[in-house]
Context: one part of a larger RNA
RNA sequence: UGACGGGGGCUCGCACAAGCGGUGGAGCAUGUGGUUCAAUUCGAUGCAACGCGAAGAACCUUACCCGGGCUUGAAGUGGAGGUGGUAGAAACCGGAAACGGUAACGACCCCGCAAGGGGAGCCUACAUCAGGUGUUGCAUGGCUGUCGUCAGCUCGUGUCGUGAGAUGUUGGGUUAAGUCCCGUAACGAGCGAAACCCUUGCGUCUAGUUGCUAACCGAAAGGUGCACUCUAGACAGACUGCCCGUGUCGAAUGGGAGGAAGGUGGGGAUGACGUCAAGUCAUCAUGGCCCUUAUGUCCGGGGCAACACACGUGCUACAAUGGUCGGUAUAAAGGGUUGCCAACCCGCGAGGGGGAGCCAAUCUCAAAAAGCCGACCUCAGUUCGGAUCGGAGGCUGCAAUUCGCCUCCGUGAAGCCGGAAUCGCUAGUAAUCGCGGAUCAGCCACGCCGCGGUGAAUAUGUUCCCGAGCCUUGUACA
Numbered sequence: 001u002g003a004c005g006g007g008g009g010c011u012c013g014c015a016c017a018a019g020c021g022g023u024g025g026a027g028c029a030u031g032u033g034g035u036u037c038a039a040u041u042c043g044a045u046g047c048a049a050c051g052c053g054a055a056g057a058a059c060c061u062u063a064c065c066c067g068g069g070c071u072u073g074a075a076g077u078g079g080a081g082g083u084g085g086u087a088g089a090a091a092c093c094g095g096a097a098a099c100g101g102u103a104a105c106g107a108c109c110c111c112g113c114a115a116g117g118g119g120a121g122c123c124u125a126c127a128u129c130a131g132g133u134g135u136u137g138c139a140u141g142g143c144u145g146u147c148g149u150c151a152g153c154u155c156g157u158g159u160c161g162u163g164a165g166a167u168g169u170u171g172g173g174u175u176a177a178g179u180c181c182c183g184u185a186a187c188g189a190g191c192g193a194a195a196c197c198c199u200u201g202c203g204u205c206u207a208g209u210u211g212c213u214a215a216c217c218g219a220a221a222g223g224u225g226c227a228c229u230c231u232a233g234a235c236a237g238a239c240u241g242c243c244c245g246u247g248u249c250g251a252a253u254g255g256g257a258g259g260a261a262g263g264u265g266g267g268g269a270u271g272a273c274g275u276c277a278a279g280u281c282a283u284c285a286u287g288g289c290c291c292u293u294a295u296g297u298c299c300g301g302g303g304c305a306a307c308a309c310a311c312g313u314g315c316u317a318c319a320a321u322g323g324u325c326g327g328u329a330u331a332a333a334g335g336g337u338u339g340c341c342a343a344c345c346c347g348c349g350a351g352g353g354g355g356a357g358c359c360a361a362u363c364u365c366a367a368a369a370a371g372c373c374g375a376c377c378u379c380a381g382u383u384c385g386g387a388u389c390g391g392a393g394g395c396u397g398c399a400a401u402u403c404g405c406c407u408c409c410g411u412g413a414a415g416c417c418g419g420a421a422u423c424g425c426u427a428g429u430a431a432u433c434g435c436g437g438a439u440c441a442g443c444c445a446c447g448c449c450g451c452g453g454u455g456a457a458u459a460u461g462u463u464c465c466c467g468a469g470c471c472u473u474g475u476a477c478a
Base pairs, nucleotide, nucleotide: 001478002477003475004474005473007472008471009470010469011468012467013466015462016461019425020424021423022422023421026316027315028314029313030312031311032310033309034307035306042053043052064302065301066300067299068298069297070296073129076128077127078126080124081123082122083121088105091102092101093100094099108119109118110117111116131291132290134289135288136287140285141284142280143279144278145276147274152191153190154189155188156187157186158167159166160165171182172181173180197268198267199266200265203235204234205233206232207231208230211226212225216223217222239262242256243255244254245253246252318418322377323376324375325374326373327372328371334365335364336363339358340357344353345352346351384415389410390409391408392407393406394405395404431454432453433452434451435450436449437448
């Protein structure tokens, strides 16, 4: 100087408390451990691994296993030899395919009338090489997590100290903040904080199609119009600016006015010096080491999906604030040409037919759902719950047996609110309701990333648990 303390002081954070909803019990989905297996590829492992890499494992992917093939190989270069029925190649044979074999037909460039010669291409052996998701993240780059959006981390000059170092950065206030003020052997500065950026909330101006439709015409479509809604560009607006109190004539703070918005308005992007030899050699790149008829490469099939069990994360429930049936209202944000697919017809339905429109403020996916109105159910393992299983179908795809999704009929399991323990959340939040997208032929999505609808409760407080910041104290630790 740090680190640590079941030392002290001050302060903060959904840290506790106050509340609301969960997890832990059930069934299922998914990840992991374990076990099993020919293989169940590999990585991630307290917080910060476990719906994680994977934003799509039937083949492919695929790295694993079994079997069958290839050996300068999928690529580049060099010299040598061979090759016009050459390169390419329908078809045929063996085969699961890869591959091996036979083979009709049959090219290109240069010289040349032609014959022919040369080149390219191809084949063969050779050489230099390729290839490796093999190993080392404790050899590395790059990228990332975490403490933590915590308020810290440093430097120049000066001063103090023999020195390590200190001071500045401590102190008194204040702030979300090393934010600002005052004091001060310090005076300044940098990286962080804040601001600048995006978005959302009010308004003004400009613009008016594909959007809007008040007035006018019209039965409507539409015309007209750009008032309104909206769209999307520019601007304005918020700065403790104004008033009162408190305060060291300060920084600031409590209240108030005006205002759409008030003291950082809400949300996002943005992550200092560093810590964890944290993670990644399997995104990529890369040193060393290792394989080279195999640890490379191609193909068929299997596996990654196994199942006495254990854990994490979720979904659906256990019902009446509910379930079923009928009617009816209201979003936002997105996607669409190998695509989205309207009307209409067929089918109980998944779906099929059909073909209009749309490269989309135009057409379409598209039905929002909870809600509201009416009816039934009357507390039961039920008209709750839907697992499981049987049957019949649909769709995608070369192919759904291992191992896809969906529909219909039947079946109707556990489950009556969950032990110890434990998680999230402070407002348009929690809870609850649906909608969209990426990946994608299809999909094991109940995941993830977004969007809107309805819309709470509680916070007296900082004693305690956890984590963190500053000052101080002890130390046999570095």
Small-subunit ribosomal RNA, 3' major domain from a Planctomycetota bacterium, 478 nucleotides, folded computationally. Model confidence (mean pLDDT): 83 of 100. The full RNA is in RNAcentral, with records from SILVA.